[in-house]
RNA sequence: CAUACUAUCCAGCCGAAUUUCUGCCAAGAAAACGGGGGAACCAACUGUCGUAUGCUUGACCGCAUGCGGCUUCGGGGUGAAUUCCGGCGUCACCAGCGCCGGAUAGGGCAGCCUGUUCAAGCCCGAACCCGUCAGCUAACCUCGUAGGCUGCUCAGAACAGGACU
Repeated sequence: CAUACUAUCCAGCCGAAUUUCUGCCAAGAAAACGGGGGAACCAACUGUCGUAUGCUUGACCGCAUGCGGCUUCGGGGUGAAUUCCGGCGUCACCAGCGCCGGAUAGGGCAGCCUGUUCAAGCCCGAACCCGUCAGCUAACCUCGUAGGCUGCUCAGAACAGGACU
């Protein structure tokens, strides 16, 4: 001098996931932000198999009502994270499932702060949970406050509102 790693401080990003007080071993409370359940009104109310009765027919078929079985081919929630195409594997084959690739609804990215629109480039387009059950939903009930990242030269324009001077 360069590079890499670690720690602290500061600035910042995704996200609801922050602040204050008490306690000092846990932890608890409040505010703030966020989620779920939950009336009226409105909305919605499936399919299949068997069987009985009635209607129809020459008879089947069909229609209506009742009873019984199955309905894991369920259903739902947080989240931007949906949907489609192709390939491979499993499979006799299909479907389903898993993996890979491409696209896509949608989402994110600092010059005081917030919002909208336009432009450029770079990214994400997951994961988990409930357990047969939940539409909307006032009162009411109830839950969460995690986790993961970036930083030494970058980080556009217009409009509106706010803050500061």
The RNA shown here (c-di-AMP riboswitch aptamer (ydaO/yuaA leader)) has 165 nucleotides and comes from Cohnella lubricantis. The prediction has a mean pLDDT of 76.